Context: one part of a larger RNA
């Protein structure tokens, strides 16, 4: 000079930042991924209307009664639309962590004639005939739950089958043209493979093809800490030939064959760590760092695996094993905050179980519109960066009162008081946005801001003063009690230790510690 800082004294405001570096330690509670009825079917409350039973209040009454027709139950119909289902798109984005990783991880700079890509745009063609099911619902039933079993019966843009397509996919190939080695384009045969409708009739959607754009995959040069008191290392290991698998190339996988492959230019073994754009020094070379922000990687209680899909080997999906916690009727079942808050423990040390989707964004829908703890905002912290303020102006009797003192003064010190102002800051009181897009909509927010009005009001500390180093006297202390970054002060006149008074140096902040240049 720097700091995601911590402590120690202190602390007035506003602005924009930052805020578990430990224990990838456990984790109560809430919320953090849904949406579509313009894909299907079925459709509960409720609410109109009618029809049946019902018989209330009220009126009349010869007190026997009549009139009257509520409320409530059914039952149809209309409308209504919960929850749940099937089927679609998202749940592989977004938001976290930084354990592993010294690696084509990661940065740069290629190549892929070896590749993939839903959604979105472009352009070409097409959308025909039939079908069998199953959840739900309903009936039985098993279980303490969790969660099934039977039957029986329904639908679709769920499943299926046929037909029709080629510039797609296979194979075969007279040929032509080109390249970058395998090759690639362009021609010809043969053979095979698709669809789904919805409705408010205007659109939205299906299905091949081709191109394009996003986004990914692999592959290769060069870069990327320490340590040799780690010298050898390796058997799918190194190559090849065959079959397999993958979007796709490869021992990537399995069979045979060969005997190879690395390495003092440090292999392999240990140890430390995510990389980088950056960020901190420093003139600069360079050192040191990698917290916020942003790009890539990994990882999701630990370990292993696959399903679905355009994309996963998937944080709030499934399977398995394991350790932990919880329910339990003992047979069995349940769960993973390294999302947001927020508990407990660790620690020197890090925040509210706040608001709102009103911006921007994102996912779903034709749209209304829902859903977003992403995002915006708001609390908490001097934790940092930047502004502003604790007044101004005159005032000598140079007042009291402290300190020192050679007693004469000197000094705080114009500093107070006094008078004249001033109102940022503060309180009160009135008005009050922009952010919003033709129109509707603003969490923040009665916030920013603007007025008026009160009244010096409501705001200073903290280190230091031996010499490095800007500032010195006085008591007290007596090698004691203490101090100190180095030298090195203290054993009776201490400028150096403790207090006063003075000053010196910053300033809502000062000093300390740690750690880097």
């Nucleotide at each position: 000079g720097a700091u995601g800082a911590a402590c120690g004294c202190u602390g007035g405001c506003g602005g924009c930042g930052u805020g578990c570096u430990u224990a990838a330690c456990a984790c109560a509670u809430g919320c953090a991924a849904g949406u579509c009825g313009a894909g299907c079917g079925a459709g509960a409350a409720g609410u109109u209307u009618u029809g049946u039973u019902g018989g209330a209040a009220u009126g009349c009454u010869u007190c026997g009664g009549c009139a009257g027709g509520a409320a409530a139950a059914u039952a149809a119909a209309a409308u209504g639309g919960a929850a749940a289902g099937c089927g679609g798109c998202g749940g592989a984005c977004g938001g976290g962590u930084g354990a592993g990783u010294a690696a084509c991880g990661c940065g740069u700079g290629g190549g892929u004639a070896a590749c993939c890509u839903a959604c979105c745009u472009c352009u070409u063609a097409c959308a025909c005939a039939g079908g069998g099911a199953u959840a739900g619902c309903c009936a039985u039933u098993g279980g303490a739950a969790a969660c099934g079993a039977u039957g029986a019966u329904u639908a679709a843009u769920a499943c299926c089958u046929g037909a029709u397509a080629a510039u797609a996919u296979a194979u075969c190939u007279a040929u032509a043209u080109c390249g970058c080695a395998u090759g690639a384009u362009a021609g010809g045969a043969u053979a095979u493979c698709a669809a789904a409708g919805a409705u408010u009739u205007a659109u939205c959607g299906g299905u091949a093809a081709g191109a394009g754009a996003u986004g990914g995959a692999c592959c290769c040069g060069c870069g990327u800490c320490u340590g040799a008191u780690u010298a050898g290392c390796u058997a799918g290991u190194u190559g090849g030939u065959a079959a397999g698998g993958u979007a796709a190339c490869g021992g990537c996988u399995u069979a045979c064959c060969a005997a190879g492959g690395c390495g003092a230019c440090g292999a392999u073994c240990a140890g430390u760590a995510g990389c980088c754009g950056g960020c901190c020094u420093g003139a600069g070379a360079g050192g040191g760092u990698g917290g916020a922000c942003g790009g890539c990687c990994a990882c999701a209680c630990u370990g292993g695996a696959a399903c679905u899909g355009a994309g996963a080997c998937a944080c709030g999906g499934u399977c398995c094993a394991g350790a932990c916690u919880c329910c339990u009727a003992c047979g069995g079942g349940a769960g993973g905050c390294a999302g947001c808050a927020g508990u407990g423990g660790g620690g020197a040390a890090u925040a509210u179980u706040g608001c709102a989707c009103a911006a921007u964004g994102g996912g779903g829908g034709a749209a209304a519109c829902c859903c977003u703890g992403a995002u915006g905002c708001a609390g908490c912290a001097a934790c940092g960066c930047c502004g502003c303020g604790u007044g101004a102006a005159c005032g000598a009797a140079g007042a009291a009162g402290g300190u020192u003192u050679u007693c004469g003064a000197a000094u705080c010190g114009u500093a107070a008081a006094g008078u004249u102002c001033u109102u940022u800051u503060u309180u009160u009181a009135g008005g009050g946005a922009a952010g919003a897009a033709a129109a509707a909509u603003g969490a923040c927010g009665g916030u920013a801001c603007c007025u008026a009005a009160a009244g010096a009001a409501u705001a200073a500390g903290c280190a230091c003063c031996g010499g490095c180093u800007a500032a010195a006297u006085a008591c007290g202390u007596g090698c004691c009690a203490g101090c100190a970054g180095c030298c090195g002060c203290g054993g009776u006149a201490a400028u150096a230790c403790g207090u006063a008074u003075g000053g010196u140096g910053c300033a809502a902040g000062c000093g300390u510690u740690a750690u880097c240049c």